[in-house]
Context: one part of a larger RNA
RNA sequence: GCAAGUGACUCUUAAUAAAGGGCAAGCUUAAUCUGAUAAAAGUGAAGGCGAAGAUAAAUCGAGUCCUUAGUGGCGAAUUAAAGUCCUUUGUUAAGUACCCGAAACCGGCUGAUCUAAGCUUGAGCAGGCUGAUAUUGUAGUGGCAACAUUCUUUGGAGGGCCGAACCCGUGUAUGUGGCAAAAUACUGGGAUGACUUGAGCUUAGGGGUGAAAGGCCAAUCAAAGUCGGUGAUAGCUGGAUUUCUGCGAAAUCUAUUGAAGUAGAGCGUCUUAAAUAGGUAAUCUGGGGUAGAGCACUGUGCAAGCAAGGGGGAGAUAAUCUCUUACUGAACUUUGGCAAACUCCGAAUACAGAUUUCGCCAUUUAGGGCAGACAGAGUGUGUAUGCAAAGAUUCAUACUCCAGAGGGAAACAGCCCAGACUGUAGGCUAAGGUCCAUAAGAUAGUUUCAGUGGUAAAGGUGAUGCUUGCUCUGAGACCGUCAGGAGGUAGGCUUGGAAGCAGCCAUUCUUUUAAGACAGCGUAACAGCUCACUGACCUAGAGUAGAUGUCCCGCCAAUUUUGAGGGCUUAAAACUAUCACCGAAGCCGCAGACCAGAUCAAUAUAUACCUUGAUCUUGUGGUAGCAGAACCUUCCGUAGGUUGUAAAAGUUUUAUCGUAAGCUAAGAUGAAGAUAUCGGAAGCGAGAAUACUUGC
Numbered sequence: 001g002c003a004a005g006u007g008a009c010u011c012u013u014a015a016u017a018a019a020g021g022g023c024a025a026g027c028u029u030a031a032u033c034u035g036a037u038a039a040a041a042g043u044g045a046a047g048g049c050g051a052a053g054a055u056a057a058a059u060c061g062a063g064u065c066c067u068u069a070g071u072g073g074c075g076a077a078u079u080a081a082a083g084u085c086c087u088u089u090g091u092u093a094a095g096u097a098c099c100c101g102a103a104a105c106c107g108g109c110u111g112a113u114c115u116a117a118g119c120u121u122g123a124g125c126a127g128g129c130u131g132a133u134a135u136u137g138u139a140g141u142g143g144c145a146a147c148a149u150u151c152u153u154u155g156g157a158g159g160g161c162c163g164a165a166c167c168c169g170u171g172u173a174u175g176u177g178g179c180a181a182a183a184u185a186c187u188g189g190g191a192u193g194a195c196u197u198g199a200g201c202u203u204a205g206g207g208g209u210g211a212a213a214g215g216c217c218a219a220u221c222a223a224a225g226u227c228g229g230u231g232a233u234a235g236c237u238g239g240a241u242u243u244c245u246g247c248g249a250a251a252u253c254u255a256u257u258g259a260a261g262u263a264g265a266g267c268g269u270c271u272u273a274a275a276u277a278g279g280u281a282a283u284c285u286g287g288g289g290u291a292g293a294g295c296a297c298u299g300u301g302c303a304a305g306c307a308a309g310g311g312g313g314a315g316a317u318a319a320u321c322u323c324u325u326a327c328u329g330a331a332c333u334u335u336g337g338c339a340a341a342c343u344c345c346g347a348a349u350a351c352a353g354a355u356u357u358c359g360c361c362a363u364u365u366a367g368g369g370c371a372g373a374c375a376g377a378g379u380g381u382g383u384a385u386g387c388a389a390a391g392a393u394u395c396a397u398a399c400u401c402c403a404g405a406g407g408g409a410a411a412c413a414g415c416c417c418a419g420a421c422u423g424u425a426g427g428c429u430a431a432g433g434u435c436c437a438u439a440a441g442a443u444a445g446u447u448u449c450a451g452u453g454g455u456a457a458a459g460g461u462g463a464u465g466c467u468u469g470c471u472c473u474g475a476g477a478c479c480g481u482c483a484g485g486a487g488g489u490a491g492g493c494u495u496g497g498a499a500g501c502a503g504c505c506a507u508u509c510u511u512u513u514a515a516g517a518c519a520g521c522g523u524a525a526c527a528g529c530u531c532a533c534u535g536a537c538c539u540a541g542a543g544u545a546g547a548u549g550u551c552c553c554g555c556c557a558a559u560u561u562u563g564a565g566g567g568c569u570u571a572a573a574a575c576u577a578u579c580a581c582c583g584a585a586g587c588c589g590c591a592g593a594c595c596a597g598a599u600c601a602a603u604a605u606a607u608a609c610c611u612u613g614a615u616c617u618u619g620u621g622g623u624a625g626c627a628g629a630a631c632c633u634u635c636c637g638u639a640g641g642u643u644g645u646a647a648a649a650g651u652u653u654u655a656u657c658g659u660a661a662g663c664u665a666a667g668a669u670g671a672a673g674a675u676a677u678c679g680g681a682a683g684c685g686a687g688a689a690u691a692c693u694u695g696c
Stems, first nucleotide, its partner, number of pairs: 001696006011095013026049003033042002053060002063074003098239002101236001105229006116203009125193001127162003130158001134154001137151001139150004166190003171186004205221001207217003242630006252265005267372001268370007277363001278361003281356006292345001293343002298339003303334003309328002311325005376401007384393002406417003421592004426588003432582003435566002441579007453568001459553002462551004467546006480537005486510003491505003516531001519530003593620002596617007631685001633682005641675003650669006657662001
């Protein structure tokens, strides 16, 4: 890994609800005893529940209790009113309590042949080096001496040195299902000592031993091993076995030593009762202080005016003075703002109520049994926190997913369309599409050249389409070419100079078709060149300010240059209009199944329920979960029956039937048992548990 087998809501006693049954104002026995059996049946009225309650109780009693007192409390009475015992099923409680799973806790025993320390008695340590205290001398030096020191003679100390055995285990490599559950190789440390070691003995589990690392105590140590208490407990993880049918959630609130749990409520289901009390729509009636808006209050804040008061200065002189200001400035007035904890105002929705006796839909409420759930997710909208971040967090609201398949969005729980009873080689559509991959397309009118489409802002005197207002214009505009652009005058002042053009003041008059005491360049100052303004030529639109559509730049960038790809330019891009088509498990057609309701008929009856048939209508996605109906296995009664050597069970092949679990028949094999029907009882159904056992 595979196969086969085993493998999980059980049993007892109570309580409670439903269903079935017996008896019924009553129902029922328990132990015991009798009884060929642990049988059936009988015996047994003790006890229990009910038929009467009130009170703490005595006690009283259809009443009673409190009380001085009630129109008070709990009951009775009325229309009335049923209990009890047994069985089955659901649930609850106590027990192992659906199954497997801890680390632990406690008790009794077994361990010091490993290892730690100790005790007793033994054993071991090649060789080489160093040369301590001490010591010899009629030696030297110092000293009175003891003695010190040098030389010399002996001597052999040391947790001394180098280094085998022996003990240890420093570094590296190999090894890592190894040679080995700690080794091997090389390299290292100690090696007469706090050394190493043999044999025997001692210390035992909250205890020992420990040159102390929580180390070691038999490959086990922050409390050994083993057996028992023990199926410890686990709010935690995993697992939990046949079929079909009806309905179908929640991930919220409150509380919790509560947050992975649990309880009550909300939401599901079944049942009983009520019977329209429900939803939605229309109309009407309400209250509100949100969005918005506003500044009348509370605050905040911009600009200006006016201005009390304060500060500074001057004068006068002691008065509560007068004048003044490059300061400050309340209040007031005007302009224009801001606010969740501002409001003179104020919606839409939402919420509540009423009406609609046939608007539409089909629920709704209450009692009881049984739940699950209380980790939710995204999207749109309105808030909050955050950075106007998050596939972020948190409320409200709606939808979808969760528990929902199908079509679309390339792929894509939460987006768009749409809710799958079954079949059908029929039809119509939704979203979305119709050049190819790929089912299906054209027409008419515009726009775009950027592959824009098929990523982004402020900004752009970029391009282009369409469009509006105003101004000039055959009395000739705009542009262009030709010509003029003058005189008093160099205006006055200032200045070294100032002549249109450094600066200050003024800015007139004349000639003209027209021409500023000059808009710019220029000169030291003049000069010089343009402009405004005017004429001629030319000739038909020109200028300006907006609205709007598309494109461009801003921006050459990072998965393969990806629009998903090919490819696309009066389109296969964008806009407008029109008519077609494709497209889903949607809708329709045809056929069928089932649930529920209604009507009718038959059967049988109690004019009921049930059963059967026909017609019509609504419906049949589904996790947790509730409810219902069935199939199958083993055993028992039925069964002293039926069936089987004219071939049982089992195995195997084929076929029929049934919505399914499954049933049945025939053939082959097999060789002796099997069992209808209706009931009863369960060790009753496996693919999952890093399941268990066995085999390969």
The prediction has a mean pLDDT of 83. Large-subunit ribosomal RNA, domain II from Sporochnus bolleanus, 696 nucleotides, folded computationally. It matches the Rfam family "Bacterial large subunit ribosomal RNA". It is recorded under the gene name rnl.